Order: sequence, then C1' cells, then structure tokens
RNA sequence: CUCAUCCAGAGGGGCUGAGGGAUACGGCCCGAUGACGCCCCGGCAACCACCGCUUCCGAUGUUUCGGCGCGGCAGGUGCCAACUCCGUCCCCGCUUGCCGGGGGAAGAUGAG
Repeated sequence: CUCAUCCAGAGGGGCUGAGGGAUACGGCCCGAUGACGCCCCGGCAACCACCGCUUCCGAUGUUUCGGCGCGGCAGGUGCCAACUCCGUCCCCGCUUGCCGGGGGAAGAUGAG
C1' cells in the first nucleotide's frame, strides 16, 4: 500500500500500584473492593495453515490444478468491560436534539 472483517463470543490467579478506555477535544464509563500493564493458567473465535467435500466458475497436457462455497481441526496469529464505548466530517429523515439511520475518516485484527 491492497483486500476482508469489526452490534456475536470468551476470566481466574500472581506481580505491580495510579491512572486507564489508540490519538486531540467533548461526553460517558472502568479504577485503591486494585483498574491499565506484565506473567501463568483457562477460555472465545475461526483470518491464515492443514484435512475432506463440492450441483458452480476458470484453466488443462483429460486428469489434475486454481477460484467461489461448505464442513472438520485447532498448528500460526488475534481476542476475552461497554458497537472499534459514543460523537467529531458528509448525506438523509423527523418528533429539531446530548435525536434516529446511512456513509466516510481514523483505528484494530488477519492475509498478501
């Protein structure tokens, strides 16, 4: 940089000790009944890998390969408060507001 996904799911212990929820601002939450972070164990999920199937599609040396899709597994990642906690920019709607819906931006994760 490109693509896919982001309203589901999953917590105990130990260490530490004051902030934390990506960033700025606003809001709202979590936090000395110990948050955040680190470690151990446990779990969730199924992106990739691996295994199998496949009416379909493409290629082909006619039997395989690749793609889409489905199932299995749990090896590599990831994750285990709140929709990615919510908003900010644009559009639409109405009951006109701390409103509702859609899209973006940014971010996270995976794969390349």

SAM riboswitch aptamer (S box leader) from a soil metagenome, 112 nucleotides, folded computationally. The RNAcentral record of the sequence draws on MGnify. It matches the Rfam family "SAM riboswitch aptamer (S box leader)". Rfam's curators write: The SAM riboswitch is found upstream of a number of genes which code for proteins involved in methionine or cysteine biosynthesis in Gram-positive bacteria. Its Rfam clan is "SAM clan".